[in-house]
Description:
Transfer RNA from a Minisyncoccota bacterium, 71 nucleotides, folded computationally.

């Protein structure tokens, strides 16, 4: 340089145009003499910018970061 792929919560993963899901973590409550375990509840996310569409995590383009292959 060329081509391909990836980017969703603090972490690990779902979600192929219509309310963003779960596990672990964190916080509160219950339970317990304390802690842990257990139970109940809660906070928290679509890499950035445009475009298409009634509607975009999803489709298109560009950029950013990362990975792989070739050279």
């Nucleotide at each position: 340089g060329u081509g391909u792929c990836u980017a969703u919560a603090g972490c690990u993963u779902a979600g192929u145009g219509g309310u963003a899901a779960a596990g672990c973590u964190c916080c509160g409550c219950c339970u317990u003499g304390u802690g842990g375990a257990g139970g109940c509840g809660g906070c928290g996310a679509c890499g950035a910018g445009a475009g298409u569409u009634c509607a975009a995590u999803u489709c298109u383009c560009u950029c950013u970061a990362g990975a792989c292959a070739c050279c």
The coordinates come from a structure-prediction model, not an experiment, and the mean pLDDT is 80. It matches the Rfam family "tRNA". The family's RNA type in Rfam is transfer RNA. Rfam's curators write: Transfer RNA (tRNA) molecules are approximately 80 nucleotides in length.